[in-house]
RNA sequence: GCACCCGUAGCUCAGUGGAUAGAGCGUCUGCCUCCGGAGCAGAAGGUCGUGAGUUCGAACCUCGCCGGGUGCG
Numbered sequence: 001g002c003a004c005c006c007g008u009a010g011c012u013c014a015g016u017g018g019a020u021a022g023a024g025c026g027u028c029u030g031c032c033u034c035c036g037g038a039g040c041a042g043a044a045g046g047u048c049g050u051g052a053g054u055u056c057g058a059a060c061c062u063c064g065c066c067g068g069g070u071g072c073g
Stems, first nucleotide, its partner, number of pairs: 001072007010025004018056001027043005049065005
């Protein structure tokens, strides 16, 4: 330099055009308990890497850029 893949919550990931963006773990609060890191209930937490385009509508499609990975030279 070229090709391909990935970027969504603190972490690991799902969601691949339409209603409120979700799960597990973690965090916080309450309950329970002799205590608790166990069990139960609830809550907070996300400009979906970034900018633009397509569309009535984009996390999802297209293009640029940024970051990471793999292969080739």